This is a predicted structure of a 1519-nucleotide RNA (small-subunit ribosomal RNA) from a marine sediment metagenome.
Model confidence (mean pLDDT): 84 of 100.
RNAcentral holds the sequence, with entries from MGnify.
It matches the Rfam family "Bacterial small subunit ribosomal RNA". Gene Ontology terms of the family: structural constituent of ribosome and ribosome.

RNA sequence: UUAUAGAGUUUGAUCCUGGCUCAGGACGAACGCUGGCGGUGCGCCUAAUGCAUGCAAGUCGAACGGGCACCUUCCGACUUGUCGGAAGAGUGCUAGUGGCAGACGGCUGAGUAACACGUAAGUGACCUGUCCCGGAGCGGGGGAUAAGCCGGAGAAAUCCGGUCUAAUACCCCGUACGUCCCAGCGAUUGCGGUCGUUGGUAGAAAGGUUGCCCCGACUUGUCGGGGUCGCCGCUCUGGGAGGGGCUUGCGGCCUAUCAGGUAGUUGGUGGGGUAAAAGCCUACCAAGCCAUAGACGGGUAACCGGUGUGAGAGCAUGAUCGGUCAGAGGGGGACUGAGACACGGCCCCCACUCCUACGGGAGGCAGCAGCAGGGAAUCUUGCGCAAUGGGCGAAAGCCUGACGCAGCGACACCGCGUGGGGGAUGAAGGCCUUAGGGUUGUAAACCCCUUUUCUCGGGGAAGAGGACGGACGGUACCCGAGGAAUAAGGAUCGGCUAACUACGUGCCAGCAGCCGCGGUAAUACGUAGGAUCCGAGCGUUGUCCGGAAUUACUGGGCGUAAAGGGUGCGUAGGCGGCGCGGUAAGUCCCAUGUGAAAUCUCCCGGCUUAACUGGGAGGGGUCAUGGGAAACUGCCAUGCUCGAGGGCAGUAGAGGAGAGCGGAAUUCCGGGAGUAGCGGUGAUAUGCGUAGAUACCCGGAGGAACACCCGUGGCGAAAGCGGCUCUCUGGGCUGUACCUGACGCUAAGGCACGAAAGCGUGGGGAGCAAACCGGAUUAGAUACCCGGGUAGUCCACGCCCUAAACGAUGGAUACUAGAUGUGGGGGGUAUCGACCCCUCCCGUGUCGAAGCUAACGCGAUAAGUAUCCCGCCUGGGGAGUACGGCCGCAAGGCUAAAACUCAAAGGAAUUGACGGGUCCCCGCACAAGCAGCGGAGCGUGUGGUUUAAUUCGAUGAUAAGCGAAGAACCUUACCAGGGCUUGACAUGUUUCUGACCGCCUGGGAAACCAGGUUUUCUCUUCGGAGACAGAUACACAGAUGUUGCAUGGCUGUCGUCAGCUCGUGCCGUGAGGUGUUGGGUUAAGUCCCGCAACGAGCGCAACCCUUGUCGUUAGUUACUAUGUCUAGCGAGACUGCUCCUAAAAGGGGAGAGGAAGGUGGGGAUGACGUCAAGUCAGCACGGCUCUUACGCUCUGGGCUACACACACGCUACAAUGGCCGAAACAGAGGGUCGCGAAGGCGCGAGCCGGAGCUAAUCCCAAAAACUCGGCCUCAGUUGGAAUUGCAGGCUGAAACCCGCCUGCAUGAACGUGGAGUUGCUAGUAAACGCAGGUCAGCACACUGCGUUGAAUACGUUCCCGGGGAUUGUACACACCGCCCGUCACGUCAUGGAAGUCGGUAACACUUGAAGUCGCUGGGCCAACCCGCAAGGGGGGCAGGCGCCGAGGGUGGGACUGGUGACUGGGACGAAGUCGUAACAAGGUAGCUGUACCGGAAGGUGCGGCUGGAUCACCUCCUU
Repeated sequence: UUAUAGAGUUUGAUCCUGGCUCAGGACGAACGCUGGCGGUGCGCCUAAUGCAUGCAAGUCGAACGGGCACCUUCCGACUUGUCGGAAGAGUGCUAGUGGCAGACGGCUGAGUAACACGUAAGUGACCUGUCCCGGAGCGGGGGAUAAGCCGGAGAAAUCCGGUCUAAUACCCCGUACGUCCCAGCGAUUGCGGUCGUUGGUAGAAAGGUUGCCCCGACUUGUCGGGGUCGCCGCUCUGGGAGGGGCUUGCGGCCUAUCAGGUAGUUGGUGGGGUAAAAGCCUACCAAGCCAUAGACGGGUAACCGGUGUGAGAGCAUGAUCGGUCAGAGGGGGACUGAGACACGGCCCCCACUCCUACGGGAGGCAGCAGCAGGGAAUCUUGCGCAAUGGGCGAAAGCCUGACGCAGCGACACCGCGUGGGGGAUGAAGGCCUUAGGGUUGUAAACCCCUUUUCUCGGGGAAGAGGACGGACGGUACCCGAGGAAUAAGGAUCGGCUAACUACGUGCCAGCAGCCGCGGUAAUACGUAGGAUCCGAGCGUUGUCCGGAAUUACUGGGCGUAAAGGGUGCGUAGGCGGCGCGGUAAGUCCCAUGUGAAAUCUCCCGGCUUAACUGGGAGGGGUCAUGGGAAACUGCCAUGCUCGAGGGCAGUAGAGGAGAGCGGAAUUCCGGGAGUAGCGGUGAUAUGCGUAGAUACCCGGAGGAACACCCGUGGCGAAAGCGGCUCUCUGGGCUGUACCUGACGCUAAGGCACGAAAGCGUGGGGAGCAAACCGGAUUAGAUACCCGGGUAGUCCACGCCCUAAACGAUGGAUACUAGAUGUGGGGGGUAUCGACCCCUCCCGUGUCGAAGCUAACGCGAUAAGUAUCCCGCCUGGGGAGUACGGCCGCAAGGCUAAAACUCAAAGGAAUUGACGGGUCCCCGCACAAGCAGCGGAGCGUGUGGUUUAAUUCGAUGAUAAGCGAAGAACCUUACCAGGGCUUGACAUGUUUCUGACCGCCUGGGAAACCAGGUUUUCUCUUCGGAGACAGAUACACAGAUGUUGCAUGGCUGUCGUCAGCUCGUGCCGUGAGGUGUUGGGUUAAGUCCCGCAACGAGCGCAACCCUUGUCGUUAGUUACUAUGUCUAGCGAGACUGCUCCUAAAAGGGGAGAGGAAGGUGGGGAUGACGUCAAGUCAGCACGGCUCUUACGCUCUGGGCUACACACACGCUACAAUGGCCGAAACAGAGGGUCGCGAAGGCGCGAGCCGGAGCUAAUCCCAAAAACUCGGCCUCAGUUGGAAUUGCAGGCUGAAACCCGCCUGCAUGAACGUGGAGUUGCUAGUAAACGCAGGUCAGCACACUGCGUUGAAUACGUUCCCGGGGAUUGUACACACCGCCCGUCACGUCAUGGAAGUCGGUAACACUUGAAGUCGCUGGGCCAACCCGCAAGGGGGGCAGGCGCCGAGGGUGGGACUGGUGACUGGGACGAAGUCGUAACAAGGUAGCUGUACCGGAAGGUGCGGCUGGAUCACCUCCUU
């Protein structure tokens, strides 16, 4: 001495980075709502804008002469109390002369970046009125002048002339202890000082007054003069106090997109000037002076004590109070004075205002009040000098808007109150409600009490040191009375952040500090109830600090988040090895001085407390001086060798430059030989070729590049360097320890080098190849692919200076486990020797301990541990852009903002999803097959269209023969029309009537309406009650109305896919991982092995049903029995057995046995979840909506429409067939409002009939394909049946719209179906029929059933779907994702721009006020001198001239701002247009510097990077 809090927001989630935002405190505040009292403070932050009115600085009569008034005395006049005159002293007042003050006090902060301020010093370079303490003195004389009077000018302000006069006004002479100056000598010193001494010289003054005394005068108590004590003044001088001037060290803003500035500039000499040093000024001489430690310029700003905040360091600030400075309408100037260049003084210029007789004048609130204006905003034209302080005066006193008080303002701080206690049927009312209740809430009412405050009445201060004197003020305070009386609001309630419900609203209205709320159930809007927080306030806005370690000194970073300069050399600067000695600048300690007061902290005290305030102490400096210490740093001196450098001996190398040489290949040219193609691609085409190409051989030319060797090999600072030889040349490494002796490290500026592209000049040009031209591809293709092709690529010289110039990692030094490769050199050991092995140094890789890191990763080549130096970063976008500057021939480079906008932008890692990524596996997924669909006709459904209506829903897979297991009416929800209104249906209540039912008449299409008729059930105390029905009225019913995106339930799909999770443990900061991955295996997360996992759950499998074999029990039907069959109960199958394989396990293969063999076949069974999937029309249900209708009912119509499109089927196209005839074989079902036999009729549908059957009994019932026999003979047919006509049958009230069936007649398309597409792996496909449900009737559909009964599967490359692993990701609404650029439209800010309009500071020339200074001064002048005088002299004034000089004018520039047709890009904006560039290998890997091109993203060339996926190979590493 006493000390540090965090939260929200980037993501699906996580960690980190990073910005934005919030919670705190403060205020000279303002605004909104509200407002009781008191105390203490504070109150134009804006226009240093302009000001009406009053006041703010005067005073002294004891400096002076006058004037006026009063009084006294005398005289005169008379209306006897007045007027006039004279004198006098007294009293009072006073314009003027004179003195002092006015330079203080008060106000403001414009200017000022400066010795302005702060702090510490200096002044030997200085001043100082009044005040204090000393010394000396105050003698003699003179001339004026204001006032006054006279006259004059002027509107005024004011002025002029004449004349008179006084002084503490002015002048002269004398004197001079000090003093100033000059000269000489001496002493001392910090050298312009001080002291002593001698001589010379210069310069002073003023008086006033009370008392007393003396003299004189006269009107005899007055006046004048003189003297004197005292007091106040005056002159010279020494000192003091206080105040000031000047100088210096240090300290405190931004900007380098201001880098050079400066001519009085720097210094000297002479002169001038000042109180005083000085270029302060001037003449001359010299050429200096300042500056990257930031000069000069620009911007901003009064500074400080302090104040706010902060843990502190800091940051911000400079109201009130105090110190300093500066200013007084703007600018300049001097005068007076002790002091000014002077707020309420003067002169001049300018702007403005006012007066004016137009000639000329007056003015300066940034003093106190006050007004206007500006503004979000800041007060009374108050009282008093009673106190404190100031000016003048001898004093009384006067003056004082300084000051003391009061007024206004919740502006701030502090204090007090609006009542206290009791009071539950928890009143009423409000709000909510699950309807019970809860809450408001002891809150109120009511009872008892108190009186701060308030009102009234009474008393009544201190503030005043010895007397008088109190504005505040009848105030504070005290006493009494009255009465709960006079006194509560504001904000908030989604999270942060304390506090929740209802209603209204419906992406509207609105909210919002950030995140974000609002699209019909809003705790987020508005209102209400309730709650929370604070309270005479509460919120909002603004500003500052904090939180923000978010500029990091305390206390941050730079591999990938923003951030290492492309590389080196080196200057300044910073830092620097070992030892000894010295010094004391840094450093440390002590003392002294100072750091004003106030403020702050602590203690004590005064106001009832507090705020406020008094006293004491403490704290506060990068300060100054003195003394001390000597470890460390510095400095001086002297040594050392390990840092550094050199010498000597070796050594490797694509290090650099120049010259020469070589072979292979491409192309071209010539020749030979040879013939129709070549070339090119995914496939083509353009192109080349019969004028002879390509392919092959020989010869030649020319240019460029150097295969293999070649290697995470080598060299270089980096860029970069690769055939061979020679010349020149730089650097490294090893060994030695001979030399020097810290010579070192880093490096702002600077200099040099610096890939590719590009530029200039001149060469060269084989190949390649931007641009360009063709050909393809494509919707297009300014691309990817192909054919050509120019700059360029190459050389020389000169520029450019940028790259993913990367290890995205600056340099240097030291230290800190190892393992293993490789290049160079050395040593040891060993050997005959080369190897091998051990070891040291230098380089270059990989893995890895500790440690570090957000993680990834780094890890002796650090991103570890430390030190030194440099560079760089501070949210994203705007933007590496604009402007300015520098560089460049240009292209362009370097340096480098702001407005505006967003709540993020990012890094690493995680889980998913996705990929025109990879790997493994599965599935009728493909393939192999069989049969189809797609073409035809018809049926059904859907879309579309139509319609009064064609009801509604379902819409890729997962809608479309679906809801609908069956629309003629009904159904029915739709349409048209007719009707009903407690309703077709439920419950309850009121009243009335009546059993109900039924029947009849009329109208009507019916529903229905109107009327008529008939009939009273049970009990009874005869009043009535009950049941039922009808009517009436009311609650209510009702709705296929809406929302499947409010829901339940149910369902589809992925998918019968093998997955989905949990507990504990372990790993990770964490999301999360592990388990669940791996090796095998399986249909399977099935099982085994391994393993930081061990277990478990939901799924898989099994358990269930059915079928196949056997046994057994029972059994209707059946004539009986076996058997079959039916119903039960059991057995059986488990890789159990053998062999092989494998790893020992799990399993796999083969085999035996067996009816069945490896889940035997089939079914039921559907994990966590996905699709806001489907359904409010099956049902249920929240909210909303309708209520003589969106409810109910009836008739008719519609759902059946028809150019067309799609889906699913049926029938076919025929001979493996069709037709005719004959004759077989099932299973599973159904049947009493039913199935319906035999028999009969009809060609037939069917009819008559009615046996039997409530079903193993009877019936439906004929199974069909098949088989046998016959006909047909390849055709639109004896295939095919659509369509249509006629005639019938059945059901049903009713077959017109709109049923099914039959017969006869009719006889369409269709000859096997494009692209494409579906099903199926065995009793399956295909073919064949049968039955059932629905149903009065209607089946090509659906659900089942059996009969006949195949083909094929090499295999997993590909398509689709799925599972697992891995990889990339900018996706997470998850690829139907994300996202880029042009264009169009709107808004905003900004750059350029012909210009245009200002502002600021300089410069050049010119003009030049006032004024100081200088020169002149012929005009003018009292004092002094000469002179009798006139006059002269001395001295001065006016005037004139000159230097300087504010300002004005002209001119060309500089800097800066506004505006500007047009124009450039930028940001934002709802679903606009064009494309698809990027993210996956993003479909041409991307990015990058540069160049060219293109609507646009972009493309291409050259060089570079990995921040590229995938595959293969090489090398290295690990195990």